This is a predicted structure of a 73-nucleotide RNA (transfer RNA) from a Patescibacteria group bacterium. It matches the Rfam family "tRNA". The family's RNA type in Rfam is transfer RNA. Its family is annotated with triplet codon-amino acid adaptor activity in the Gene Ontology. The sequence was found in a public genome assembly. The coordinates come from a structure-prediction model, not an experiment, and the mean pLDDT is 82.
RNA sequence: GGGCCGUUGGCGCAGUUGGUAGCGCGUCUCUAUGGCAUAGAGAAGGUCGUCGGUUCAAGUCCGACACGGUCCA
Numbered sequence: 001g002g003g004c005c006g007u008u009g010g011c012g013c014a015g016u017u018g019g020u021a022g023c024g025c026g027u028c029u030c031u032a033u034g035g036c037a038u039a040g041a042g043a044a045g046g047u048c049g050u051c052g053g054u055u056c057a058a059g060u061c062c063g064a065c066a067c068g069g070u071c072c073a
Stems, first nucleotide, its partner, number of pairs: 001072007010025004019056001027043006049065005
């Protein structure tokens, strides 16, 4: 320098054929217990890597760039 894959709450990941962004763990509150663990109920938390483009509408399609992984030179 080039090819491919990835980037979505604190962490690990889903998200079909574009149409209001979800799951598990964790966190917080409440209940049960003398307390912890545990269980149940509820809640908070995401400008979807950045900037542009297409579209009535983009996490999803297109381009450039950034970061990480991998392969080639």